Model confidence (mean pLDDT): 77 of 100.
This is a predicted structure of a 143-nucleotide RNA (SAM riboswitch aptamer (S box leader)) from Paenibacillus riograndensis.
Of the family's consensus pairs, 97% are formed in the model.
The organism belongs to Paenibacillus, within Bacteria.
[in-house]
């Protein structure tokens, strides 16, 4: 740096260092000497790991059955996957995160309101919603 998935309306300090900046970008619009950034500790969560039961489902061994093979059936075990249990329990480790929904908006369709005209499946605006994309963040994993 690239490609793939998952999530991004919850949650998290009146600590100590540190001294001017921070919210990716671009517009706003906020944060900050009542002390940002970044370091350290706290915390937070629960991705990655760890586990219980449950219900669906693939898969494998053995057994039964059969004269014998094989496919099917049908008991047991072992085991994958994927959902539920308020978010199932748990936090030793990797990471992460810890003002505003990824602080709104960017591009597209659509609601809904207003102007314009003789007319509409019309044109322009609000930018007040809704959905889907795009950047952008972290995870898991591939190259």
């Nucleotide at each position: 740096c690239u490609c793939u998935u998952a999530u991004c309306g919850a949650g998290a300090g009146c600590g100590g260092c540190g001294g001017a900046g921070g919210g990716a970008u671009a517009g706003g619009c906020c944060c900050g000497a009542u002390g940002a950034a970044g370091c350290c500790c706290g915390g937070c969560a629960a991705c990655c790991g760890a586990u219980u039961u449950g219900u669906a489902u693939g898969g494998a061994a053995u057994g039964c059955g059969u004269u014998a093979c094989a496919u099917g059936g049908u008991a047991u075990u072992c085991u994958g996957u994927a959902c539920a249990a308020a978010u199932g329990u748990c936090a030793u480790g990797g990471u992460g995160c810890u003002a505003a929904u990824u602080c709104c908006u960017a591009c597209a369709a659509u609601g809904c309101c207003g102007u314009a005209c003789a007319g509409g499946u019309u044109a322009c605006g609000g930018u007040c919603g809704u959905u889907g994309g795009c950047a952008g963040a972290u995870g898991a994993g591939a190259a």